[in-house]
RNA sequence: UGAAGCGUGGCGGGAGAGCGGCGUCAAAGCUGCACCGAAGGAGCAAUCCUCCCCAGAAUCUCUCAGGUCUCGAACCGUCACGACUAG
Numbered sequence: 001u002g003a004a005g006c007g008u009g010g011c012g013g014g015a016g017a018g019c020g021g022c023g024u025c026a027a028a029g030c031u032g033c034a035c036c037g038a039a040g041g042a043g044c045a046a047u048c049c050u051c052c053c054c055a056g057a058a059u060c061u062c063u064c065a066g067g068u069c070u071c072g073a074a075c076c077g078u079c080a081c082g083a084c085u086a087g
C1' cells in the first nucleotide's frame, strides 16, 4: 500500500398466508377460529474420531416469537465507513 472475505449503515429488488364478530362518521383497536414462514429462536443428518461422547448446516423441520393493510423481511446487487489479511 492492499484485493477477497467479515462487521455496520444507505439505496434498489424482495415471496407466502384470511374470514367473521365487536367497535368507528371513517379508522385505530379488540376478539374467535383459520392460515403463512424469508426477522429472531429452537431441532437434526452425512461427516470427523479406534469406540463413545462432544462438535455438526440450511431456503429442511417446528411454529415459541413474528406475520396474513402497512412497517418489517432471509436473500441478491451496489455504494460508503471500519478492523483484519493474502499479495
Stems, first nucleotide, its partner, number of pairs: 001087001006082008018033005034068003040064001041062003047055001